c-di-GMP-I riboswitch aptamer from a Planctomycetota bacterium, 81 nucleotides, folded computationally. The sequence was found by an Rfam model in a public genome assembly. The source organism's lineage runs through Bacteria, Pseudomonadati and Planctomycetota. The coordinates come from a structure-prediction model, not an experiment, and the mean pLDDT is 80.
RNA sequence: CCGAUAAAUUGCUAAACCCGUCGUGAGGCGGGGGCGGAAAGCUAUGGGUCUCUCUUCGCGAGAGAUCGCCAGGCUGCCGAA
Numbered sequence: 001c002c003g004a005u006a007a008a009u010u011g012c013u014a015a016a017c018c019c020g021u022c023g024u025g026a027g028g029c030g031g032g033g034g035c036g037g038a039a040a041g042c043u044a045u046g047g048g049u050c051u052c053u054c055u056u057c058g059c060g061a062g063a064g065a066u067c068g069c070c071a072g073g074c075u076g077c078c079g080a081a
Stems, first nucleotide, its partner, number of pairs: 012037002017032006035068001041074003045071003048066007
């Protein structure tokens, strides 16, 4: 100097639920709230799940949602052994 986990520190974020709002919907956004998270930061690239439309109504196709479902890519704090 690089990497690395543990402990600790600075902090960060935020489930369910409630209120408002947008959307056909899955769900998103804002406020409250706090289950949790060492990537629970970003990304829809692959898969999974969910919604809508079409359909030969079986299969399937298209469009969308979900990153706190899993994986991949990019980036990041501290820093013993």